A computed fold for a 93-nucleotide RNA, annotated as Glycine riboswitch aptamer. Rfam family: Glycine riboswitch aptamer. Rfam describes the family as follows. This family represents the bacterial glycine riboswitch. Its family is annotated with glycine biosynthetic process in the Gene Ontology. It was read from a public genome assembly, where an Rfam model found it.
């Protein structure tokens, strides 16, 4: 100094304060519609690897995302939030 984690602040989308029962309660349960940015899973044109082949390929495997899926979340505020900016006498290379 560089990249990463970590930790302060800061900023942060989306969608029913939905419906019936329940409970002291924003508790529990049912059922219907919707959301994608905590987590999870999926998908390879292209990278790399093997493999048979023997220049024409061909198969299989590993690899992504804010792409896709909605299992977990969540769909008033609060919380939560991917991701980004500063900042640190922490850890790491």
């Nucleotide at each position: 100094a560089u990249g990463g984690c970590a930790c302060u602040c800061c900023g942060g989308a989306g969608a029913a304060g939905g419906u019936c029962a329940u409970u002291g309660a924003g508790u529990u349960g049912a059922c219907u519609g919707c959301c994608g940015a905590a987590g999870g899973g999926g998908c390879a044109a292209g990278g790399c690897g093997a493999a048979c082949a023997a220049u024409c390929u061909u198969u299989c495997g590993c690899u992504a995302a804010u792409c896709u899926c909605u299992c977990a979340g969540g769909c008033a505020a609060a919380a939560g939030g991917a991701c980004g900016a500063a900042g640190u006498a922490g850890c790491u290379u």